[in-house]
Parts: sequence; structure tokens; C1' cells
RNA sequence: GCGCGGGUGGUGAAACCCGGUAAACACGCUAGGUCGAGGGCCUAGUGCCGCAAGGCUUGGAGGUUCAAAUCCUCUCCCGCGCA
Repeated sequence: GCGCGGGUGGUGAAACCCGGUAAACACGCUAGGUCGAGGGCCUAGUGCCGCAAGGCUUGGAGGUUCAAAUCCUCUCCCGCGCA
């Protein structure tokens, strides 16, 4: 240099093919229950901003569209392959 794969809450990740409620599911965390205590188990909650209404968020920037994590362009980073 060329080709391919990947980047999403605190963590691992799903949704991408075929655009239509972003974060299912699991872990972690918080509160409560159980327990002598801890662990385990059970229940509820848990992205960010905001008093609220509401707004924002899929590496970054633009574009298409009524609507973009998803499609297009450029770009950054990580991994693999080729040379």
C1' cells in the first nucleotide's frame, strides 16, 4: 500500500442481512427481603442532561430519507491476511 473483520450503557454483548420503540440477554452495581453474619437465593431499580415537560446518545464528521446503529462518502483506532 491492498483486502477483510471489528468499535454500541460500568463490563461482555444483541438488534445491521431486509432502515421503523437503541441496548434484548448476562454480569456488575444500588435498595429491600431471607440469614447470627457473610455467601447464595428472591424482589425492585440501574445510559447521560433536566425540578418537570422534554432533550441527547451506537468511534468522529458529512450525506440520503418522513425515519439511520443499519444505506452512501470521508476519516480515526484495533485485529487478521496479502504483498
A computed fold for an 83-nucleotide RNA from Parcubacteria group bacterium Greene0416_39, annotated as transfer RNA. The source organism's lineage runs through Bacteria and Bacteria candidate phyla. It matches the Rfam family "tRNA". Gene Ontology term of the family: triplet codon-amino acid adaptor activity.